[in-house]
Context: one part of a larger RNA
RNA sequence: AGACGGGGACCCGCACAAGCGGUGGAGCAUGUGGUUUAAUUCGAAGAUACGCGAAAAACCUUACCUGGGCUUGAUAUCCUAAGAAUCCUAUAGAGAUAUAGGAGUGCUAGCUUGCUAGAACUUAGAGACAGGUGCUGCACGGCUGUCGUCAGCUCGUGUCGUGAGAUGUUGGGUUAAGUCCCGCAACGAGCGCAACCCUCGUGUUUAGUUGCUAACGGUUCGGCCGAGCACUCUAAACAGACUGCCUUCGUAAGGAGGAGGAAGGUGGGGACGAUGUCAAGUCAUCAUGGCCCUUAUGCCCAGGGCUACACACGUGCUACAAUGGCGUGUACAGAGAGUCGCAAUACCGCGAGGUGGAGCUAAUCUUUAAAACACGUCUCAGUUCGGAUUGGAGUCUGCAACUCGACUCCAUGAAGCUGGAAUCGCUAGUAAUCGUGAAUCAGCAAUGUCACGGUGAAUACGUUCCCGGGUC
Numbered sequence: 001a002g003a004c005g006g007g008g009a010c011c012c013g014c015a016c017a018a019g020c021g022g023u024g025g026a027g028c029a030u031g032u033g034g035u036u037u038a039a040u041u042c043g044a045a046g047a048u049a050c051g052c053g054a055a056a057a058a059c060c061u062u063a064c065c066u067g068g069g070c071u072u073g074a075u076a077u078c079c080u081a082a083g084a085a086u087c088c089u090a091u092a093g094a095g096a097u098a099u100a101g102g103a104g105u106g107c108u109a110g111c112u113u114g115c116u117a118g119a120a121c122u123u124a125g126a127g128a129c130a131g132g133u134g135c136u137g138c139a140c141g142g143c144u145g146u147c148g149u150c151a152g153c154u155c156g157u158g159u160c161g162u163g164a165g166a167u168g169u170u171g172g173g174u175u176a177a178g179u180c181c182c183g184c185a186a187c188g189a190g191c192g193c194a195a196c197c198c199u200c201g202u203g204u205u206u207a208g209u210u211g212c213u214a215a216c217g218g219u220u221c222g223g224c225c226g227a228g229c230a231c232u233c234u235a236a237a238c239a240g241a242c243u244g245c246c247u248u249c250g251u252a253a254g255g256a257g258g259a260g261g262a263a264g265g266u267g268g269g270g271a272c273g274a275u276g277u278c279a280a281g282u283c284a285u286c287a288u289g290g291c292c293c294u295u296a297u298g299c300c301c302a303g304g305g306c307u308a309c310a311c312a313c314g315u316g317c318u319a320c321a322a323u324g325g326c327g328u329g330u331a332c333a334g335a336g337a338g339u340c341g342c343a344a345u346a347c348c349g350c351g352a353g354g355u356g357g358a359g360c361u362a363a364u365c366u367u368u369a370a371a372a373c374a375c376g377u378c379u380c381a382g383u384u385c386g387g388a389u390u391g392g393a394g395u396c397u398g399c400a401a402c403u404c405g406a407c408u409c410c411a412u413g414a415a416g417c418u419g420g421a422a423u424c425g426c427u428a429g430u431a432a433u434c435g436u437g438a439a440u441c442a443g444c445a446a447u448g449u450c451a452c453g454g455u456g457a458a459u460a461c462g463u464u465c466c467c468g469g470g471u472c
Base pairs, nucleotide, nucleotide: 008472009471010470011469012468013467015463016462019426020425021424022423023422026318027317028316029315030314031313032312033311034309035308042053043052064304065303066302067301068300069299070298073129077128078127079125080124081123082122083121086103087102088101089100090099091098092097107118108117109116110115131293132292134291135290136289141286142282143281144280145278147276152191153190154189155188156187157186158167159166160165171182172181173180197270198269199268200267202239203238204237205236206235207234208233211229212228216226217225218224242264245258246257247256248255249254307445320419324378325377326376327375328374329373336367337366338365341360342359346355347354348353385416390411391410392409393408394407395406396405432455433454434453435452436451437450438449
């Protein structure tokens, strides 16, 4: 000077408390451990690994295993020789590949008009080399997690101290904040805080192939048409909020209340993450030092595996029902995506879906909102709850659904009657609940992730205690 203390003082955070809903019990999905296996590729490991890398493992992916092959190699640069490139067919084979046959003679320049040179590509040969998801994240770059959006971390000069260092940054107030004020051997400054950025909430202007009948006319009653940009909306610019005004407390900073206002004291949300910590994570995104392999630890191919299953854990979905299940009717979103695509009306099928194809490169066309509401039924039961599992029959994608896809229909109807110790999330348009979309993607293991809207609560006395953090 730090760190630590079951030392003290002060302060903060869904940290506790007050509430609401879960997890832990069941079935299934998914990840991990373990076990098994020819292989179950590798990494991630308290918080900060475990629906994580993976925004899609049938082949491919794929790195693993078994078997079959290649050795200047699948790919790059250089040299020599031959041939344009390229396309097609047959045979053998699991394929990689091997063999055989046929078609084919281009482009640019020189130019003796049929040769030479060059570019690109293919084949053969020789070696320099390629290649490695092989090792080391404890050699590194870059990127990332975490403490933590916590309020801190430092420097120059000066002063003090023999020195390490201190001071500034402490103190008294205040703030979300080292935010600001006052004081002070300190005076200033930098990285952080805040603001500048995006978005939501209000208005104005500009603009009308969306919207509106608001006014008129027509109407097949659909903004459908003429017509019009008033309104809604869309999307650009601007305005608006600053404790600016009033009252009050205070020396001040600031606090409490009020007015006006769409919005009030950081208006809500996001992006943004200081110095550093964990030899944190990643050599398998990429890059890279060193080491190692070089007829193999490289490369190609077929099949298998990553999907195994006495078990254990994490994260989720669906339930155990009447605030419910089922049937009928009826209403209201937002944000996205779409030409290798989204696909309407119509017809067929109980259905998944099929036939067909209007329209749409999209504010124009397509893509069903569901909870809710109304009526009826069930009457507390392992049930008209619950849907696992299994049998059968199908649909779709795709060379191909056996290992190992999703979905549909019929039948089957398991566990489960609210979950021990323990433990998690959340303070408002939040929790809870209800659907919708997208990325990846042929299809799909999505109940995941990321977004979008609909309905829409309860509680916070307080800081003694648990956890984490800050200052002295």